[in-house]
This is a predicted structure of a 101-nucleotide RNA (TPP riboswitch aptamer (THI element)) from an uncultured Halieaceae bacterium.
Its mean pLDDT, the model's own confidence on a scale to 100, is 76.
Rfam family: TPP riboswitch aptamer (THI element). Rfam's curators write: Vitamin B(1) in its active form thiamin pyrophosphate (TPP) is an essential coenzyme that is synthesised by coupling of pyrimidine and thiazole moieties in bacteria. Rfam 15.1 lists 16,130 matches to the family in 8,693 species.
Of the family's consensus pairs, 92% are formed in the model.
RNA sequence: GCGCCUGCCAAGGGGUGGCCCCGGCCUGAGACGCUCCCGCGAGCGAACCCUUCGAACCUGAACCGGACAAUACCGGCGUAGGGAUGGUGUCGCUGGCCCGC
Numbered sequence: 001g002c003g004c005c006u007g008c009c010a011a012g013g014g015g016u017g018g019c020c021c022c023g024g025c026c027u028g029a030g031a032c033g034c035u036c037c038c039g040c041g042a043g044c045g046a047a048c049c050c051u052u053c054g055a056a057c058c059u060g061a062a063c064c065g066g067a068c069a070a071u072a073c074c075g076g077c078g079u080a081g082g083g084a085u086g087g088u089g090u091c092g093c094u095g096g097c098c099c100g101c
Base pairs, nucleotide, nucleotide: 001093002092003091006089007088008087009086010085011051012050013049014048017026018025019024032045033044034043035042036041057082058081059080063076064075065074066073
């Protein structure tokens, strides 16, 4: 100097849905809490996931097919368009310089 793996630190990105008898149920890593609001919804926080080797998440999308009590539930779309990174450690390889033999 390069590479791999994974850990750590810091920073950043992200969603919070569907049912119903309101007690629970479904999917998921995550469906939680608080505040405002008639409500829709918004904000903050927690946990969780993801950070270019990027399907975390967003758009297309009030999309298409299937299943379901219902839903971005599953599959397709998808080699699509976007999307948030720095430091450091371990290990391996390698270059230069110096010293010794």